[in-house]
Overview: A computed fold for a 78-nucleotide RNA from a Nitrospiraceae bacterium, annotated as c-di-GMP-I riboswitch aptamer. Model confidence (mean pLDDT): 80 of 100. NCBI's taxonomy places the organism under Bacteria, Nitrospirota, Nitrospiria, Nitrospirales, Nitrospiraceae.
RNA sequence: CCCCGACAAAGCCAAACCUUUCGUGAGAGGGGGACGGAAAGCGGCGGGUCUGAGGAUUAAGAUGGCCGAGCUACGGAA
Numbered sequence: 001c002c003c004c005g006a007c008a009a010a011g012c013c014a015a016a017c018c019u020u021u022c023g024u025g026a027g028a029g030g031g032g033g034a035c036g037g038a039a040a041g042c043g044g045c046g047g048g049u050c051u052g053a054g055g056a057u058u059a060a061g062a063u064g065g066c067c068g069a070g071c072u073a074c075g076g077a078a
Stems, first nucleotide, its partner, number of pairs: 012037002017032006035065001041071002045068003048063004
């Protein structure tokens, strides 16, 4: 330095649900709240899933807490 990620240390994030705002919608932001998370940090690159106001595509959008790959990162045993 790399892999790994401890009944270690110090901390971090926050599902459902409630509330409020935005959006046609999937959903998103704020507040409360913790099911969980070792990248549940970042970006929709690939795949998946999801959305539609009169309709919905090789277009548009949602999801990074679905998976893969990428980038970055605190502390430190076996």